[in-house]
Context: one part of a larger RNA
RNA sequence: UGACGGGGGCCCGCACAAGCGGUGGAACAUGUGGUUCAAUUCGAUGCUACCCGAAAAACCUUACCUACCCUUGACAUCCCAGGACCUUCCAGAGAUGGGAGGGUGCCUUCGGGAACCUGGAGACAGGUGCUGCAUGGCUGUCGUCAGCUCGUGUCGUGAGAUGUUGGGUUAAGUCCCGUAACGAGCGCAACCCCUGUCCUUAGUUGCCAUUUGGCUUUUAGUCGAGGCACUCUAAGGAGACCGCCGGUGAUAAACCGGAGGAAGGUGGGGAUGACGUCAAGUCAUCAUGGCCCUUACGGGUAGGGCUACACACGUGUUACAAUGGGAAGUAUAGAUAGUUGCCAAGCCGCGAGGCGGAGCUAAUCUCACAAAACUUCUCGUAGUCCGGAUUGAAGUCUGCAACUCGACUUCAUGAAGUUGGAAUCGCUAGUAAUCGCAAAUCAGCAUGUUGCGGUGAAUACGUUCUCGGGCCUUGUACA
Repeated sequence: UGACGGGGGCCCGCACAAGCGGUGGAACAUGUGGUUCAAUUCGAUGCUACCCGAAAAACCUUACCUACCCUUGACAUCCCAGGACCUUCCAGAGAUGGGAGGGUGCCUUCGGGAACCUGGAGACAGGUGCUGCAUGGCUGUCGUCAGCUCGUGUCGUGAGAUGUUGGGUUAAGUCCCGUAACGAGCGCAACCCCUGUCCUUAGUUGCCAUUUGGCUUUUAGUCGAGGCACUCUAAGGAGACCGCCGGUGAUAAACCGGAGGAAGGUGGGGAUGACGUCAAGUCAUCAUGGCCCUUACGGGUAGGGCUACACACGUGUUACAAUGGGAAGUAUAGAUAGUUGCCAAGCCGCGAGGCGGAGCUAAUCUCACAAAACUUCUCGUAGUCCGGAUUGAAGUCUGCAACUCGACUUCAUGAAGUUGGAAUCGCUAGUAAUCGCAAAUCAGCAUGUUGCGGUGAAUACGUUCUCGGGCCUUGUACA
């Protein structure tokens, strides 16, 4: 000087407390461990691994296993020779092997060149092989915590200290005052994006207040004129700064209250992650040193496996019901995506879906009916009209192909489960809880992920205690 303390002081955080809803019990989905296997490819392992890499394992992917094949190779450059390319037959699981037929092109300074393919020779290719404890790059974490440092000066023999401590204050090393320090840098904040109010500009594919015509029987709706007022869209501005008033404070910084205001003290959310820590993670994104393989640890094909299953754990979904299940009626979003695509009307089918073909490269057309909510009826506390696992049968769709191993539909079947031990998790407001919608990946496959909106709470006395962190101080047999 740090680190540590079941030392002290001050402070903060869904850290506790106060509340709400979960997990832990059940079934299933999914990941992991273990076991098994010819193989169940590899990595990730307290917080910071475990719906993680994987934003899609039937084949492919695929790295694994088995079998069959290749050895200058699937891919790159160089040399030599050449018959580019097209059609077709046989064998084979295919890779591949063996034939048959057609065909000789382009440029040229005639030396050759460009493209392509086959054969040959070797230099070489190739490796998802090892080492993340040789590395770059990228990332997690402490932590969006308020810290981490430097120059000059001063003090100390020196390691170092000071500044950065102190008194206040803040979300903040934020600011003020004091001060042997004076300044500065990386962080904080602000500048950026979205959202909340208003103004200006613009008016189609958006909108319809005022005016007008047609259609359907009036209401209502729609079409055409007309308009840009409103909504909206998208560009530019305004607005919030403790600015104003009162109080407290040290005449400071600031804090408390009030007014005005759409918004009040960082308005809400996002992006943004200091010096460093964990030899943290990744050699399997990529790159790369070293080592290793080179008729194989490289390459090709088919089939299988990654989907196994006594069990254990994590993360979720669905439930155990009446604030509910079922039936009928009826209302209301936002944000996306779409030409190898989204797919309307109409018709067929109980349904998944099929036929059909209009429109749309999209404020125009489509996915697209949002669902919970609301109204009426029913069920009457039961393993039930709860719950839906499992299984049988028949089908639909995608795709060369759904046996291993897809999703969905219909009929039948109707398991466990009656609110979950010890323990443990999330959340402070448009949040939790609950409800649906969309997208990426994608031929097909979503209870996952990432977004979007609808409905919409309870509680916070407080900091004694648990956990983590910051500052000062103290002790030390630690470095």
Molecule: small-subunit ribosomal RNA, 3' major domain
Organism: metagenome